[in-house]
RNA sequence: GCCAACGUAGCUCAACGGUAGAGCACUGGUUUUGUAAACCAGCGGUUAAGGGUUCGAUUCCCUUCGUUGGCCCCA
Numbered sequence: 001g002c003c004a005a006c007g008u009a010g011c012u013c014a015a016c017g018g019u020a021g022a023g024c025a026c027u028g029g030u031u032u033u034g035u036a037a038a039c040c041a042g043c044g045g046u047u048a049a050g051g052g053u054u055c056g057a058u059u060c061c062c063u064u065c066g067u068u069g070g071c072c073c074c075a
Base pairs, nucleotide, nucleotide: 001071002070003069004068005067006066007065010024011023012022013021018055026042027041028040029039030038048064049063050062051061052060
């Protein structure tokens, strides 16, 4: 340099055109002599950035950035 996949909550991941969610973490409560565990509740989002299509985009298209893998080249 070329190709592909991926980018969504603090972390790991769903949602494949129609209200953005789960587990863990975090906070509060119940329980316990206390802690942990368990249970209940709560908090947490510019869906990488920009543009386009659409009544409507996390989702489809284009560009850019980043991550990972493969290929090529060199040694």

The RNA shown here (transfer RNA) has 75 nucleotides and comes from a Planctomycetota bacterium.
Taxonomically the source falls in Planctomycetota (Bacteria, Pseudomonadati).
It matches the Rfam family "tRNA". The family's RNA type in Rfam is transfer RNA.